RNA sequence: GCAGUGGUCCAGAUGAUCGUCCGCCGUAGGCGGGAGGAAAGUCCGAACUCCGCAGGGCAGUGCGCCGGGUAACGCCCGGUCGGGGCAACUCGAAGGAAAGUGGCACAGAAAACACACCGCUGACGGGCGUCGCCGGCUUAACCGCCGGCGGCAAACAAGCAAGGGUGAAAAGGUGCGGUAAGAGCGCACCGCACGGCUGGCAACAGACGUGGCAGGCAAAACCCCGCACGGAGCAAGGCCAAAUAGGGAAGCGCGAUCGCCUGGCAACAGGCGGUCUUCGGACGGCCCGUCCGAGGCUUCCGGGUAGGCUGCUUGAUCCCGUCAGUAAUGACGGGGCUAGAGGAAUGAUCGUCACGCCGACGCUCGGGCUGAAAAGCCCGAGCGAAGGCGGACAGAAUUCGGCUUACGGCCCGCUGCGGCG
Numbered sequence: 001g002c003a004g005u006g007g008u009c010c011a012g013a014u015g016a017u018c019g020u021c022c023g024c025c026g027u028a029g030g031c032g033g034g035a036g037g038a039a040a041g042u043c044c045g046a047a048c049u050c051c052g053c054a055g056g057g058c059a060g061u062g063c064g065c066c067g068g069g070u071a072a073c074g075c076c077c078g079g080u081c082g083g084g085g086c087a088a089c090u091c092g093a094a095g096g097a098a099a100g101u102g103g104c105a106c107a108g109a110a111a112a113c114a115c116a117c118c119g120c121u122g123a124c125g126g127g128c129g130u131c132g133c134c135g136g137c138u139u140a141a142c143c144g145c146c147g148g149c150g151g152c153a154a155a156c157a158a159g160c161a162a163g164g165g166u167g168a169a170a171a172g173g174u175g176c177g178g179u180a181a182g183a184g185c186g187c188a189c190c191g192c193a194c195g196g197c198u199g200g201c202a203a204c205a206g207a208c209g210u211g212g213c214a215g216g217c218a219a220a221a222c223c224c225c226g227c228a229c230g231g232a233g234c235a236a237g238g239c240c241a242a243a244u245a246g247g248g249a250a251g252c253g254c255g256a257u258c259g260c261c262u263g264g265c266a267a268c269a270g271g272c273g274g275u276c277u278u279c280g281g282a283c284g285g286c287c288c289g290u291c292c293g294a295g296g297c298u299u300c301c302g303g304g305u306a307g308g309c310u311g312c313u314u315g316a317u318c319c320c321g322u323c324a325g326u327a328a329u330g331a332c333g334g335g336g337c338u339a340g341a342g343g344a345a346u347g348a349u350c351g352u353c354a355c356g357c358c359g360a361c362g363c364u365c366g367g368g369c370u371g372a373a374a375a376g377c378c379c380g381a382g383c384g385a386a387g388g389c390g391g392a393c394a395g396a397a398u399u400c401g402g403c404u405u406a407c408g409g410c411c412c413g414c415u416g417c418g419g420c421g
Stems, first nucleotide, its partner, number of pairs: 001417007009409002012353007020034006036393001040404002043402005048233004060229005065079005080094001081092004095224002100222002103217002117164002119160003125156001129152009172190006191213001192211004197206003237310004247301006255276009278294006317336008355390004361384010
């Protein structure tokens, strides 16, 4: 320098003017405070609140190597094993496939109680052919026929699972021996299973011994095993409480009738007193009574709505230091108070400075060309610099702990390769 890999930190500062939410005050105003690392997604775990609940089980959902941390977790830290990478480092829903059921497209002979397409062999066994030898029959002899023995070739039955081929996946791998050809058939090493031993809290690892070797994949198929789990959520919940409508209770002269008095010729009007709840319906009609329904006025009671108050921000809290621990984290000491809005404030403009990028132009150095030289031109590198541009993702809503996703930039560690000294 290039390529890669892991991580920390920041999220502009300040002044003026205008504006906004909250609090306080001496209230036309003044003073103080006012978003994030993710406030986001609402995916996990909790606090808090209300409802439910004797206890246990089924179903359902989630999680699943080991140890530790934590209020808790599906989170974090450290380790083990496995995958990727030369490495730094990184990824993993990482229990069980010898409990059971089901699945494995296409291709392929076969997708699982393994199998045999091409291929290799054809030892053992049988048959056909051919050659040689022997014997018998026949012939003068050869030929021919029959039988036996041996060799050869092709092929059958059969053997094999090495090799080829199919597939994501085909019953360990390499080598030597062995064989008719082959094969854990035998042996060595590796792998695997089992056994005890050693190390480790453990997951697990190591060496040793034994066994020729069980067994395909998938449980993010059902399932089995172990563990955990009641539901809803601040629009939770609590308090105060209007108008209108409706509910409940009590009362009423709302109306009818009778008597008396006053006025008037009279019809009638007014007043006082007594009695009867007013109207409608049902019990065949009428009266009484009972029941049902509907209504007026007055007073009181209770529930709920609008609205207001609360929950509401001091908390598994933040900062600094020391100690324990590899770490996550914890303990102790000191200091701080840091938004509480409720259709929802936290903003806008201008100036200065800082930061990043671009950069007219200037200076220096090196090389080349022209030139006698001075100098000029071109190329490259470094330094300075007027000025210009830029600042992402995003917006608290009861509160915490995580995860995930979005996004601008500075810086640091480590790894590999290359160059120079």
Bacterial RNase P class A from a Thermoanaerobaculia bacterium, 421 nucleotides, folded computationally. Rfam family: Bacterial RNase P class A. About the family: Ribonuclease P (RNase P) is a ubiquitous endoribonuclease, found in archaea, bacteria and eukarya as well as chloroplasts and mitochondria. A source record names the gene rnpB. The prediction has a mean pLDDT of 76. NCBI's taxonomy places the organism under Bacteria, Pseudomonadati, Acidobacteriota, Thermoanaerobaculia.